[in-house]
RNA sequence: CGCGCGGGAGAGUCGACGGCGCGGCCACUCGUGGUCGCGUGCGUUGCGCCGAAGGGGCAAUUCCUCCCCGGAACCUCUCAGGCAACCGGACCGCGCG
Repeated sequence: CGCGCGGGAGAGUCGACGGCGCGGCCACUCGUGGUCGCGUGCGUUGCGCCGAAGGGGCAAUUCCUCCCCGGAACCUCUCAGGCAACCGGACCGCGCG
């Protein structure tokens, strides 16, 4: 470094619209339509939030006469990604090559 196995964190009880389901009322051609309310691990979007794929930024030390440049991370930014579970997941352990 590659492959296999195991471990592996954080963050939405929010709003709008739509879909779907249930219920009330109304209409009629009598199984549909309209309207209102409630619900939803559903979709889009707004706002909020998280940092551990990836990506950007930074120190000491070092090099150097000096400066510039170069220069890590779980730090930092939050572009990407994520905010039930699954998946993914930096990193860690074991085995094989």
The RNA shown here (Glycine riboswitch aptamer) has 97 nucleotides and comes from uncultured Nocardioides sp. Taxonomically the source falls in Nocardioides (Bacteria, Actinomycetota, Actinomycetes, Propionibacteriales). The coordinates come from a structure-prediction model, not an experiment, and the mean pLDDT is 76. Its Rfam family is "Glycine riboswitch aptamer". The family has 44 seed sequences and 9,425 matches in Rfam 15.1.